[in-house]
RNA sequence: GCGGAUGGCCGGAUGGCCGCGGGGUGGCGACACUCCGAGGAAAGUCCGGACUCCACAAGGCAACGGUGCCGGGUAACGCCCGGCCGGGGUAACCCGAGGGAAAGCGCCACAGAGAACAGACCGCCCGCGGCCCGCCGCGGGCAAGGGUGAAACGGUGCGGUAAGAGCGCACCGCGGGGCUGGCAACAGCCCCGGCAUGGCAAGCCCCACCGGGAGCAAUGCCGAAUAGGGAUCUCGCGCGGGGCAGGUCGGCGCGCAAGCGGCGAAACCGCCCCGCAGGGCCGCCUUGGCCCCGAAGAUCCGGGUUGGCAGCUAGAGCCGCAUGGCAACAUGCGGCGCAGAUGAAUGGCCAUCCAGGGGGGCAGACGCCCUCCGGACAGAAUCCGGCUUACAGGCCGUCCGCGCAU
RNA sequence: GCGCUGGUAGCUCAGUUGGAUAGAGUACCUGACUACGAAUCAGGGGGUCGGGGGUUCGAAUCCUCCCCAGCGCG
Numbered sequence: 001g002c003g004g005a006u007g008g009c010c011g012g013a014u015g016g017c018c019g020c021g022g023g024g025u026g027g028c029g030a031c032a033c034u035c036c037g038a039g040g041a042a043a044g045u046c047c048g049g050a051c052u053c054c055a056c057a058a059g060g061c062a063a064c065g066g067u068g069c070c071g072g073g074u075a076a077c078g079c080c081c082g083g084c085c086g087g088g089g090u091a092a093c094c095c096g097a098g099g100g101a102a103a104g105c106g107c108c109a110c111a112g113a114g115a116a117c118a119g120a121c122c123g124c125c126c127g128c129g130g131c132c133c134g135c136c137g138c139g140g141g142c143a144a145g146g147g148u149g150a151a152a153c154g155g156u157g158c159g160g161u162a163a164g165a166g167c168g169c170a171c172c173g174c175g176g177g178g179c180u181g182g183c184a185a186c187a188g189c190c191c192c193g194g195c196a197u198g199g200c201a202a203g204c205c206c207c208a209c210c211g212g213g214a215g216c217a218a219u220g221c222c223g224a225a226u227a228g229g230g231a232u233c234u235c236g237c238g239c240g241g242g243g244c245a246g247g248u249c250g251g252c253g254c255g256c257a258a259g260c261g262g263c264g265a266a267a268c269c270g271c272c273c274c275g276c277a278g279g280g281c282c283g284c285c286u287u288g289g290c291c292c293c294g295a296a297g298a299u300c301c302g303g304g305u306u307g308g309c310a311g312c313u314a315g316a317g318c319c320g321c322a323u324g325g326c327a328a329c330a331u332g333c334g335g336c337g338c339a340g341a342u343g344a345a346u347g348g349c350c351a352u353c354c355a356g357g358g359g360g361g362c363a364g365a366c367g368c369c370c371u372c373c374g375g376a377c378a379g380a381a382u383c384c385g386g387c388u389u390a391c392a393g394g395c396c397g398u399c400c401g402c403g404c405a406u
Numbered sequence: 407g408c409g410c411u412g413g414u415a416g417c418u419c420a421g422u423u424g425g426a427u428a429g430a431g432u433a434c435c436u437g438a439c440u441a442c443g444a445a446u447c448a449g450g451g452g453g454u455c456g457g458g459g460g461u462u463c464g465a466a467u468c469c470u471c472c473c474c475a476g477c478g479c480g
Base pairs, nucleotide, nucleotide: 001402002401003400004399005398006397007396008395009394010393012353013352014351015350016349017348018347020037021036022035023034024033025032026031039377043388044387046386047385048384049383050382051215052214053213054212064211065210066209067208068207069083070082071081072080073079084098085096086095087094088093099206100205104204105203106200107199108198121146122145123142124141125140126139127138128137129136130135131134154172155171156170157169158168159167173195174193175192176191177190178189179188180187181186219310220309221308222307229301230300231299232298233297234296235294236293238276239275240274241273242272243271244270246269247268248265249264250263252261253260254259278292279291280290281289282288317336318335319334320333321332322331323330324329354375356373357372358371359370360369361368362367407479408478409477410476411475412474413473416432417431418430419429425463434450435449436448437447438446456472457471458470459469460468
């Protein structure tokens, strides 16, 4: 210098003017002054909690859901840290849903002879027979080589054999046992076994561990009017008859139609008039008492409305230092006060500067000047710990490979 | 706040025990029929299976993370 890996941070600054939400102080009040006012993801709502209510004696089992190498961290986790194993990369480093396939079931298309207690197409070898004399047929042995496939029932080599074969041997792999190191996952070494069980569990399943349900519109309190519910009291407005200008129904006229205007019918609703005056019991009757029913009125009670208040922000809080630890993190000390809205504030304009980009001029070049553009993703809503996703541009650190120079 | 369903050709839909060149109707194109058109017949083209990643020999299908659309409850 080029290329790459990885960790962390910022993500506009200052000033002025106008405006918005909240707290405090002053004022009867209008208002004035002062302080505070988005994020690393406030997002997706994918996990784990705090908190509140509901359910529940305790424990176990079953079902359902989730997690899954080992150790540690944490309030907890599917998160984080460290390690092991496997894979990728020359390396720094990165990736892994990483328990069990020797409990059982299921699946493995096409191709291929054969796909899971497998199999013989080409082929190799032996014997017999035939003839057109190097081929064919029959019987038997074999699975090395070819071929199919993602995968062919251990691999490579030597021996062995008619040809072959763990048939024998060496190494590797696999299984079992032991020793050593490590808390462990696991690693190394030794001995034995001739090989005995391919893959898929992000198919069912088995094993171990975890999980009661709902969510701040949780939950608690206050709550006017209207309507409705209940209790008490007052009351009896109920029944029968009649009438009718409103509603209803029928038909007519006008009108494009919505509709409007007469006429008629009936008495269902409604209104008006008249009569008796709620029903039952006690009681000879009245007064009176009790019970039932019922429209209205009065009083009271409880529920209740997305109305108000609380929950609502001091919390597993933030910053710094020290100590322990490889680290995640823990402990101690000191300091800080850091949004609480509810159709929902946190904004707009101007000036200067800071990054960045385009164009032009001067200039050999570094560079200087002028001008224009221009600041990512996005926005709290009970609160925390994580994960995931989005993000213009910029800064700092560590490490690896290659080239050059010393 | 809590939860559910769907996305496949221009349009409407099949395809869910993983194994096809991903199909059907309609639309489109070409040809035949007709004087011409419609209908009909024959043939044909057209697909990131919403997107990325993973599991597997193999993914529209299984898992996971996003995007879009719709719905329900309090």
Model confidence (mean pLDDT): 75 of 100. This is a predicted complex of two RNAs, RNase P RNA and transfer RNA, with 480 nucleotides together. Rfam match: Bacterial RNase P class A. By type it is a ribozyme. Rfam's curators write: Ribonuclease P (RNase P) is a ubiquitous endoribonuclease, found in archaea, bacteria and eukarya as well as chloroplasts and mitochondria.